[in-house]
RNA sequence: GUUCGAUAAAAGCAAAAGAGUUGAGAUCCUCUGGCGCAAAGUCAUGGGCCCGAAUUGUAUAAAAUUGUGGGUCGCCAGACUGCCGAA
Numbered sequence: 001g002u003u004c005g006a007u008a009a010a011a012g013c014a015a016a017a018g019a020g021u022u023g024a025g026a027u028c029c030u031c032u033g034g035c036g037c038a039a040a041g042u043c044a045u046g047g048g049c050c051c052g053a054a055u056u057g058u059a060u061a062a063a064a065u066u067g068u069g070g071g072u073c074g075c076c077a078g079a080c081u082g083c084c085g086a087a
Base pairs, nucleotide, nucleotide: 004085005084012037013036017032018031019030020029035074041080042079043078045077046076047075048072049071050070051069055064056063
């Protein structure tokens, strides 16, 4: 120093569930909680997955199309940045 990651050290984040909150919804946020994570830090750039107002339709359905719509970075990849230093 890193295309490396230890029964190390100091830190960090926070799954499910519950309560509240936002929204049409997926979901977001707060508190409790801790499944786990060497980037489980940031970015929707590519892909995947999720939602589906409006529209069409109809049997008060189902279903279909959604885009210059939205979500997910703890789905994968990519980009940028970061603590420590055994092998």